[in-house]
Small-subunit ribosomal RNA, 3' major domain from an uncultured bacterium, 474 nucleotides, folded computationally. Its mean pLDDT, the model's own confidence on a scale to 100, is 85. Rfam family: Bacterial small subunit ribosomal RNA. Its family is annotated with ribosome and structural constituent of ribosome in the Gene Ontology.
Context: one part of a larger RNA
RNA sequence: UGACGGGUCCCCGCACAAGCGGCGGAGCAUGCGGCUUAAUUCGAUGCAACCCGAAGAACCUUACCUGGGUUUGACAUCAUGGGAAAAGCCGUGGAAACACGGUGUCCGUAAGGGCCCAUGACAGGUGGUGCAUGGCUGUCGUCAGCUCGUGUCGUGAGAUGUUGGGUUAAGUCCCGCAACGAGCGCAACCCUUGUCCUAUGUUGCCAGCGGUUCGGCCGGGGACUCAUAGGAGACUGCCGGGGAUAACUCGGAGGAAGGUGAGGACGAUGUCAAGUCAUCAUGCCCCUUAUAUCCAGGGCUGCACGCAUGCUACAAUGGUCGGUACAACGGGCAGCGAUCCUGCGAAGGUGAGCGAAUCCCACAAAGCCGGCCUCAGUUCGGAUUGGAGUCUGCAACUCGACUCCAUGAAGUCGGAGUCGCUAGUAAUCGCGGAUCAGCAAAGCCGCGGUGAAUGCGUUCUCGGGGAUUGUACA
Numbered sequence: 001u002g003a004c005g006g007g008u009c010c011c012c013g014c015a016c017a018a019g020c021g022g023c024g025g026a027g028c029a030u031g032c033g034g035c036u037u038a039a040u041u042c043g044a045u046g047c048a049a050c051c052c053g054a055a056g057a058a059c060c061u062u063a064c065c066u067g068g069g070u071u072u073g074a075c076a077u078c079a080u081g082g083g084a085a086a087a088g089c090c091g092u093g094g095a096a097a098c099a100c101g102g103u104g105u106c107c108g109u110a111a112g113g114g115c116c117c118a119u120g121a122c123a124g125g126u127g128g129u130g131c132a133u134g135g136c137u138g139u140c141g142u143c144a145g146c147u148c149g150u151g152u153c154g155u156g157a158g159a160u161g162u163u164g165g166g167u168u169a170a171g172u173c174c175c176g177c178a179a180c181g182a183g184c185g186c187a188a189c190c191c192u193u194g195u196c197c198u199a200u201g202u203u204g205c206c207a208g209c210g211g212u213u214c215g216g217c218c219g220g221g222g223a224c225u226c227a228u229a230g231g232a233g234a235c236u237g238c239c240g241g242g243g244a245u246a247a248c249u250c251g252g253a254g255g256a257a258g259g260u261g262a263g264g265a266c267g268a269u270g271u272c273a274a275g276u277c278a279u280c281a282u283g284c285c286c287c288u289u290a291u292a293u294c295c296a297g298g299g300c301u302g303c304a305c306g307c308a309u310g311c312u313a314c315a316a317u318g319g320u321c322g323g324u325a326c327a328a329c330g331g332g333c334a335g336c337g338a339u340c341c342u343g344c345g346a347a348g349g350u351g352a353g354c355g356a357a358u359c360c361c362a363c364a365a366a367g368c369c370g371g372c373c374u375c376a377g378u379u380c381g382g383a384u385u386g387g388a389g390u391c392u393g394c395a396a397c398u399c400g401a402c403u404c405c406a407u408g409a410a411g412u413c414g415g416a417g418u419c420g421c422u423a424g425u426a427a428u429c430g431c432g433g434a435u436c437a438g439c440a441a442a443g444c445c446g447c448g449g450u451g452a453a454u455g456c457g458u459u460c461u462c463g464g465g466g467a468u469u470g471u472a473c474a
Base pairs, nucleotide, nucleotide: 001474002473003471004470005469007468008467009466010465011464012463013462015458016457019421020420021419022418023417026312027311028310029309030308031307032306033305034303035302042053043052064298065297066296067295068294069293070292073122077121078120079119080118081117082116083115088103089102090101091100092099093098106113107112124287125286127285128284129283133281134280135276136275137274138272140270145184146183147182148181149180150179151160152159153158164175165174166173190264191263192262193261195232196231197230198229199228200227201226205221206220209219210218211217235258238252239251240250241249242248314414318373319372320371321370322369323368324367330361331360332359335354336353340349341348342347380411385406386405387404388403389402390401391400427450428449429448430447431446432445433444
């Protein structure tokens, strides 16, 4: 100087407390461990691995296993020699890859280009090492810290500044001070959202006027909503109390918004030899008729069991039937697909419109108005299983999703313990998208609808910041 303390003091955080809803019990989905296996490819392992890489494992993917093939190779460049186009198509064998036979033909400025064969350099490796690395990322932590120049002090390590008195979300600011300044962080500048103004009105809108087949549909209009740009607005600016007359803080006015308005992006010096050689790049090592490469089938989906994250429930604030209302974000041409017809339905047939503020996906659901159920393993719950189908796709046996009929399991609110959340939040309700032929999505990323309770307080638990003290630690 640090680190540590079941030392002290100060401060903060959904850290506790106060509240609301869960998890832990059940069934199912998904990931992991274990076991099994020819293989169940690999990585991730306290917080910070475990719906993680994977935003799509039937083939492909695919790296694994079994079997069948190839060896200048599936891919790149070059050299030498030789040759004919190569591909495609047909036949035979085969599970295919491929092998054999037949057929078949290039461009050209005539040098060659493109192609094939042989040979040689070489290719190739998701083989190893993340403890050789770059890059990227997690974490402490959006915590308020981490440093430097000059000066001063100290033999020196180093200190000072950065400590102190206040204050703040903040090393934020004020005052003081052997310090004076500065840098990286904080904040602001960026995006979204909340109010108003101006401009422009189509595909958007419709107050007033006219028409109407009652649909902004038509004429028309720019007022309004909205869209797209540009601006205004919030700064403790104003008033009062407190305070050192400061920083600041408390209350108030005005205001759509008030003291960082709300949310996002943004992550200092560093820590964990943290993670990744399987995104990529890369040193070294290793394989080279194989650890490379092609193909078929299988596996990654196995199941006594343990864990993690979710979904659905156990019901009456509910279930079911009928009627009825209101969104936002998005996506669409090898696409979204209206309408009409068929089917109980998944869906099929037809194919209008739309490269989309125009058309379509697209009926939002909870809600509201009525009927039934009356506390029961039930009109709760839907697992499981049988049967019949639909769709995608060469192909749904291993191993897809969905529909209909039948079947109706566990489950009556969950031990010790444990998690999230402070406001348009939790809870609850549906909708969209990426990936994608299809889909195991109940996941992820977004969007809107309805919409709470509680916070006395900082003694205690956890994590963090600062000061100080002790130390046989570095």